[in-house]
RNA sequence: GCUCUCAUCGUCUAGUGGUUAGGACGCUUCUUUUUCAAGGAAGAAACAGGGAUUCGAUUUCCCUUGAGAGUA
Numbered sequence: 001g002c003u004c005u006c007a008u009c010g011u012c013u014a015g016u017g018g019u020u021a022g023g024a025c026g027c028u029u030c031u032u033u034u035u036c037a038a039g040g041a042a043g044a045a046a047c048a049g050g051g052a053u054u055c056g057a058u059u060u061c062c063c064u065u066g067a068g069a070g071u072a
Base pairs, nucleotide, nucleotide: 001071002070003069004068005067006066007065010025011024012023013022018055027043028042029041030040031039048064049063050062051061052060
């Protein structure tokens, strides 16, 4: 250089065009306990950036950025 893959809460991850963007761990508050831990209840927290298609895009297409794999 070329080809391919990936990018979603703090972390890991689900989500093949309309459904509240869901789950686990973590965090916060409350509860329980003499206290801590464990348990129970509730809550906050995310679609890499730009453009295109579409009535409608996390999802399809293009470009950019970043990460990874292959190749001489």